[in-house]
RNA sequence: CCCGACAAGAGCACAGCUGGCGAAAGCCAGCGCCGCAAAGCCACGGGUCCUCGCUUCCUUCGCGCUGAGACGGGCACCAGAACUCGAAGGACCCCAAGAUCGCCGGGCUGCCGUAG
Numbered sequence: 001c002c003c004g005a006c007a008a009g010a011g012c013a014c015a016g017c018u019g020g021c022g023a024a025a026g027c028c029a030g031c032g033c034c035g036c037a038a039a040g041c042c043a044c045g046g047g048u049c050c051u052c053g054c055u056u057c058c059u060u061c062g063c064g065c066u067g068a069g070a071c072g073g074g075c076a077c078c079a080g081a082a083c084u085c086g087a088a089g090g091a092c093c094c095c096a097a098g099a100u101c102g103c104c105g106g107g108c109u110g111c112c113g114u115a116g
Base pairs, nucleotide, nucleotide: 002116003113004112011036012035016031017030018029019028020027021026034102040108041107042106044105045104046103047100048099049098051096053095056091057090058089059088060087061086062085065080066079067078
C1' cells in the first nucleotide's frame, strides 16, 4: 500500500414520531436504530425525484381593447371578442433552477491490523 477479521476501541443513523424551514422533492434538530468498512466530505459524470418560476395553450372575468354615436371632448349606457393588456383558475412536454453522496461511478480524507 492492497485487503476487510465471529478481533478491539470507536463512529454514523433507515423507517417512524415531534418541532422547524421549504411551493415541492427534501433538509435541520431531538427521540429512534434498518443497516453501513467510509452510510466521512464533494453535485464532477450518469440515474432518479420535485415544480415556486419561465414559455405555450385553454376557460372565465375585467374599470382594459374594439365598435356604434351629426362634429370635437368627457361621462354614462349598449354591443362585440379580431388585436393589446391585466386578474383568477386549469393543463402539458421540454428547458432551467432545486433535491438526492444511505442510487451508481468518480475525486479527496480517515480508525484498526487477523490471514494473505

This is a predicted structure of a 116-nucleotide RNA (c-di-GMP-I-GGC riboswitch aptamer) from a Thermoanaerobaculia bacterium.